[in-house]
RNA sequence: CAGUCGAACGGUAACAGGGUAGCAAUACCGCUGACGAGUGGCGCACGGGUGCGUAACACGUAUGCAAUCUACCCGCAACAGGGGCAUAGCCCGGAGAAAUCCGGAUUAAUUCCCCAUAAAACAGGGAUACCACAUGGUAAUAUUUGUUAAAACUCAGGUGGUUGCGGAUGAGCAUGCGGCCCAUUAGCCAGUUGGUGAGGUAACGGCUCACCAAAGCAACGAUGGGUAGGGGGUCUGAGAGGACGAUCCCCCACACGGGUACUGAGACACGGACCCGACUCCUACGGGAGGCAGCAGUGAGGAAUAUUGGACAAUGGAGGCAACUCUGAUCCAGCCAUGCCGCGUGAAGGAUGAAGGCGCUAUGCGUUGUAAACUUCUUUUCUACGGGAAGAAAAAGUCCGAUUCGUUCGGAUACUGACGGUACUGUAGGAAUAAGCAUCGGCUAACUCCGUGCCAGCAGCCGCGGUAAUACGGAGGAUGCAAGCGUUAUCCGGAUUCAUUGGGUUUAAAGGGUGCGCAGGCGGGACGGUAAGUCAGUGGUGAAAUCCGGCAGCUCAACUGCCGAAUUGCCAUUGAUACUGCUGUUCUUGAGUACAGUUGAAGUGGGCGGAAUAUGUCAUGUAGCGGUGAAAUGUGCAGAUAUGACAUAGAACACCGAUUGCGAAGGCAGCUCACUAAGCUGUUACUGACGCUCAGGCACGAAAGCGUGGGUAUCAAACAGGAUUAGAUACCCUGGUAGUCCACGCUGUAAACGAUGAUCACUCGAUGUUGGCGAUAUACAGUCAGCGUCUAAGCAAAAGCAUUAAGUGAUCCACCUGGGGAGUACGAUCGCAAGAUUGAAACUCAAAGGAAUUGACGGGGGCCCGCACAAGCGGUGGAGCAUGUGGUUUAAUUCGAUGGUACGCGAGGAACCUUACCAGGGCUUAAAUGUAGAACGACCGCACCGGAAACGGUGCCUUUCGCAAGAACGGUCUACAAGGUGCUGCAUGGCUGUCGUCAGCUCGUGCCGUGAGGUGUAGGGUUAAGUCCCAUAACGAGCGCAACCCCUAUCUUUAGUUGCCAGCGGAUAAUGCCGGGGACUCUAAAGAAACUGCCCGCGCAAGCGGUGAGGAAGGAGGGGACGAUGUCAAGUCAUCACGGCCCUUACGCUCUGGGCGACACACGUGCUACAAUGGCCGGUACAAAGGGCAGCUACACAGCAAUGUGAUGCUAAUCUCUAAAACCGGUCUCAGUUCGGAUUGGAGUCUGCAACCCGACUCCAUGAAGCUGGAAUCGCUAGUAAUCGCGCAUCAGCCAUGGCGCGGUGAAUACGUUCCCGGGCCUUGUACACACCGCCCGUCAAGCCAUGGAAGCUGGGGAUACCUGAAGUCAGUGCCGCAAGGCG
Repeated sequence: CAGUCGAACGGUAACAGGGUAGCAAUACCGCUGACGAGUGGCGCACGGGUGCGUAACACGUAUGCAAUCUACCCGCAACAGGGGCAUAGCCCGGAGAAAUCCGGAUUAAUUCCCCAUAAAACAGGGAUACCACAUGGUAAUAUUUGUUAAAACUCAGGUGGUUGCGGAUGAGCAUGCGGCCCAUUAGCCAGUUGGUGAGGUAACGGCUCACCAAAGCAACGAUGGGUAGGGGGUCUGAGAGGACGAUCCCCCACACGGGUACUGAGACACGGACCCGACUCCUACGGGAGGCAGCAGUGAGGAAUAUUGGACAAUGGAGGCAACUCUGAUCCAGCCAUGCCGCGUGAAGGAUGAAGGCGCUAUGCGUUGUAAACUUCUUUUCUACGGGAAGAAAAAGUCCGAUUCGUUCGGAUACUGACGGUACUGUAGGAAUAAGCAUCGGCUAACUCCGUGCCAGCAGCCGCGGUAAUACGGAGGAUGCAAGCGUUAUCCGGAUUCAUUGGGUUUAAAGGGUGCGCAGGCGGGACGGUAAGUCAGUGGUGAAAUCCGGCAGCUCAACUGCCGAAUUGCCAUUGAUACUGCUGUUCUUGAGUACAGUUGAAGUGGGCGGAAUAUGUCAUGUAGCGGUGAAAUGUGCAGAUAUGACAUAGAACACCGAUUGCGAAGGCAGCUCACUAAGCUGUUACUGACGCUCAGGCACGAAAGCGUGGGUAUCAAACAGGAUUAGAUACCCUGGUAGUCCACGCUGUAAACGAUGAUCACUCGAUGUUGGCGAUAUACAGUCAGCGUCUAAGCAAAAGCAUUAAGUGAUCCACCUGGGGAGUACGAUCGCAAGAUUGAAACUCAAAGGAAUUGACGGGGGCCCGCACAAGCGGUGGAGCAUGUGGUUUAAUUCGAUGGUACGCGAGGAACCUUACCAGGGCUUAAAUGUAGAACGACCGCACCGGAAACGGUGCCUUUCGCAAGAACGGUCUACAAGGUGCUGCAUGGCUGUCGUCAGCUCGUGCCGUGAGGUGUAGGGUUAAGUCCCAUAACGAGCGCAACCCCUAUCUUUAGUUGCCAGCGGAUAAUGCCGGGGACUCUAAAGAAACUGCCCGCGCAAGCGGUGAGGAAGGAGGGGACGAUGUCAAGUCAUCACGGCCCUUACGCUCUGGGCGACACACGUGCUACAAUGGCCGGUACAAAGGGCAGCUACACAGCAAUGUGAUGCUAAUCUCUAAAACCGGUCUCAGUUCGGAUUGGAGUCUGCAACCCGACUCCAUGAAGCUGGAAUCGCUAGUAAUCGCGCAUCAGCCAUGGCGCGGUGAAUACGUUCCCGGGCCUUGUACACACCGCCCGUCAAGCCAUGGAAGCUGGGGAUACCUGAAGUCAGUGCCGCAAGGCG
């Protein structure tokens, strides 16, 4: 926040006026204006708030009430006579703390009561007419009996009162239709459903009661549970829809929780009453008071939501005759960028493109940016001072007029503003007062730098970040929006991703295991009828607001007003009749029947058969059998296995047999009989749409399993034993029980699959086959019904399907909606059980999945190759030593290389140097070089001192050319460019290894495929080869192969010096030594030569084979160089180069010494051996390729020797280094040796500044291990292996037994491709693509999260039964009163 009326009443507590008395103070008077409290009337049921409850006739819409009520308002009709009893208040008394209550006396009314009058009211009786019909209605007419009314006030005009009828408004009741979820809610109901009668209500009604009947609702979803106020509308959407129900309007419900009635026209009443309860407050403890989901405000809760404002001026409401009073309704103001709308924060000019910032290819350029400064202009806004509204016109007052004479109407006049000195406006001033937020990897508009370094962090999705981040953080710049911007939450959209519009189901999720079939859905041809669906017209309704269109008002707009349209809906009515429905008649083609044939492993029940197996008996016969990859368990001398005969038992039916047949599916196989069912064909005789599909239902339903009773030959879960194995609860073997078989019952599932529901119609062909028909006939063609294969169109994501559709259409059913959780849990039904059927959620992931492609892989397949295996020869692994590596050690043992593809590798030369490492000493623009400039003529060198040296100090010495100009040289000075073997080979270039000298890798055009991609490059041959041939939707081409290049094998030509010497000549002890020669060898240049060219055989060809011919060489003659696309983030930042990072009196530079050389050990690569095919001694031969002046050195001498001394030739086909194995002869005689040479001692030589750490060589002495090497492993296919020596690079020397070359001597073996390794092509599978060193499954420690169980303890909610029983209402009843009423 609801009062008002003194014009209903008795009155006078407060205020004002007046009067009377009194000098005055004061007292008195309801006399007047007014009026507290009280009686009475009207209102308080409106307005305002909220959304708890409600799934309901609550709401919406359309109807009905002939089954109803309605104060105030309007119209009409009639009326108001007389009387009475009380009671508030006031006064007196009392109780109580209070709230409040009690008693006594007295009193009024528009309070209440009684009597009278009264009908078109009400109740009852009988009659007619009309209307509507289920009851019924009628102000349509008359009739009869009975009952019931009233109030006054007044300004005298009226107002108010009573009764009735009608209207208006409001309310009540009933009905059709419409709008949520769950069936893991399927049955619900006892006043329940109906009837008769009564009560009750304004009114119908089980609304209530008595009796009677047993109904009523429900798969078109009853009952139950969950959620929820409903609508107009709002948001979204192309629409259909989806979500929502704030503000405004309509309806409903509620008012602290629950219940109850009273009053009243209306309530079961937000600011009324009573009771129960919870809570709060007061109290004298006895008892009382209260209800903001009204407006403000407070607390609490929360992410979060405002002022304890002004006014009744306007609009509206209540009361009043009115003035007026009341009104947190309302109108205004305040707070909040919460939303919508509008406006501003300035405009024009202004480049040497300022400064500053940032970036870069950095003397400079770009960008911020006309941006700023600066000049000019404008003044919305702002500030100051002025002016200043509309919203107000009525009522009422006064005046005038009209008039129906009515306080009725018209005109004039005056009064009234909360907002508010507000909107608006004038003047002045001056750019003055005013910009942020997010983003910048893609989606998505906008890019760079720095920092960070899988950290810090970002993130809507994909995903960024591990040292060059447009993705993190900062900066500069840019982009978007703008007084806002971004985030979060929610709804719709996109999502044709629940699909009516508008989806699917072979393999992606999805066809029920199959059939029968009620309900339901759908349904052949013709002709009538009807008009339910359908279509059209008309009428009513669909409130207003909203939305849409137009116009108008605030300066515009938002906003508001007016008009229109729309409101797709519902109801009624009048028509139309094509289609559907209903109904009648009819037809034969769908469907069925009949008759005649025919087919089959169709079903059920009997009977019969042979083979095999097992067992038993007998016989023959002897040592094994059996079994396996190999074995063992087992079995056998007590006679097995094997063989023969006989007997018994149970189960299954070889051949025929098939790509066949039958059945609805599951499924069905010896022969035969009986019973039963079905298909097909022919005839076209009969019925006349009888059909199709099918939720629920019913039936059938492999194997395994369960129950009862049989049976049991084989096989065989479980079980036992033997093997295998790391183990082996498996695979293999020997046994073996349920079971397998039969009868009856249950279970009800399978990859129950064609992963493809049923039915009907239509749509190119080819071919095989089964059954019928026609036909003599499986000649052949046709036709019907099946069973297959291939293919066209079409379809499909593709694979594929394709008249047996996955094509084109129609009808019906079933099923799907990301993966996992999960076919799980709970509930329910079924089952003896096992279990089946139905069937979720929480939570979690960003995928799961299909088809196809290219690779890779496979203890998949096919073909082929390689010293890959095999066949051989020789090694390694054992010993000693050398060398490299690991490890260890160390001050340092510098660094790198690490399966193959590191390890005698970088290193083709570590005593110093190298050198990068360590210890110590020293230097700090310092080395070299370049450019520019300047001046100078030194620097160097020598000597001495300190020092380990580097270095430091001192002393001496001091240009050249040119006439000149100047030039050169040298250092010095200045300026600019330092240096790093520090890090990153995962930032890089270059170079290299490897697969692999494997035969592959690609491109253009065309063709195929939606595409990835394929084809070409596959197939048949052939080759060393993607080499070539044939074939071919491919035709060509490129990089690889091969060839072209080099060496070598033969010949020719040319040329002959330093090479050669046949012939001729000369000379010597001897030698091409000399003259000469070019024949030969050789040298080094050019050529020739080999091509399957010829022959034979095979072959289409390519090509292959041949003791072929010829030839020096024969099928690539031998060898080399040469390494495709790519792989390994392979190797190298320490050759070099280079990005980034790091160090700068050091991580740079330099010097001395040390280290890289260590040594318990392990590995790799080698050398030498273990000996007689040998060692040692003596003698005699034969190369090639290289090197050489700081060099190679003949020769001579010395030395045992390394080597030294002397000397000569050679800048080299001229001189020189320069052979060994072999061969001849001798010796050793099988031993740790006359093998082997390590180790150690001694003495030396050489190089070098210097051989201690740490060189090589020589001599003497010493004389270790080792007697051919475990598992394992390497090389080699011919001038190869093996073996023998020679040379070179590096280099002072050399740790070289290494590397690279050269020649000498010179074998064995290859059946072959099964296996091991590696590789190539084709094909196949794949859940792999970091590609099998892949992927991936399960358990588990510890910790953490969630959940379950648990002796018990405790709290909350619900159901049912029973006990007590408030207020209140109804009924019955006693007393008082005429009555109203009062007390019980």
This is a predicted structure of a 1384-nucleotide RNA (small-subunit ribosomal RNA) from an uncultured bacterium. Its mean pLDDT, the model's own confidence on a scale to 100, is 83. The sequence is in RNAcentral, with records from ENA and SILVA. Rfam family: Bacterial small subunit ribosomal RNA. Gene Ontology terms of the family: structural constituent of ribosome and ribosome.